Predicted 3D model of a 73-nucleotide RNA (transfer RNA) from a Candidatus Nanoarchaeia archaeon. RNAcentral records the identical sequence in 2 taxa.
RNA sequence: GCCUCCGUAGCUCAGCAGGUAGAGCACAUGACUGUUAAUCAUGGGGUCACCAGUUCAAGUCUGGUCGGAGGCG
Numbered sequence: 001g002c003c004u005c006c007g008u009a010g011c012u013c014a015g016c017a018g019g020u021a022g023a024g025c026a027c028a029u030g031a032c033u034g035u036u037a038a039u040c041a042u043g044g045g046g047u048c049a050c051c052a053g054u055u056c057a058a059g060u061c062u063g064g065u066c067g068g069a070g071g072c073g
Base pairs, nucleotide, nucleotide: 001072002071003070004069005068006067007066010025011024012023013022019056027043028042029041030040031039049065050064051063052062053061
């Protein structure tokens, strides 16, 4: 230098025919308990890496940038 893949909640990840952003764990509150843990219920939390484009509508499509992983030279 070139190619491929990845970047979504605090963490691990899902989401794909473009149509209200989700799960598990974690966290908060409540119930239960003599207390803790466990269990159950409820809840908070996201500029979907960044910039632009296409579209009525973009996490999803297109171009570029940045970062990470792997491969080739």